RNA sequence: GAUGACAUAGCUCAGUGGUAGAGCGAAAGAUUGCAAAUCUUUAGGUCCCGCGUUCAAUUCCCGGUGUCAUCU
Numbered sequence: 001g002a003u004g005a006c007a008u009a010g011c012u013c014a015g016u017g018g019u020a021g022a023g024c025g026a027a028a029g030a031u032u033g034c035a036a037a038u039c040u041u042u043a044g045g046u047c048c049c050g051c052g053u054u055c056a057a058u059u060c061c062c063g064g065u066g067u068c069a070u071c072u
Stems, first nucleotide, its partner, number of pairs: 001071007010024004018055001026042005048064003052060001
């Protein structure tokens, strides 16, 4: 330098056009002599950035940034 993949909650990830979710983690409560475990509830997101298409974009197009892989 070329090509491809990926970027969503604190972490690991799902979600392929129509109100953003799960597990783990965090907080509160129940339980317990105190904890752990278990159960219930809650909080936490500018879906990497910008432009475009669309009635409507995390999702589709284009560009940029970052990471990874392959090739040179």
A computed fold for a 72-nucleotide RNA from a bacterium, annotated as transfer RNA.
RNAcentral holds the sequence, with entries from ENA.
The same sequence occurs in records of 2 taxa.
Rfam family: tRNA. Rfam classes the family as a transfer RNA. Gene Ontology term of the family: triplet codon-amino acid adaptor activity. From the family's description: Transfer RNA (tRNA) molecules are approximately 80 nucleotides in length.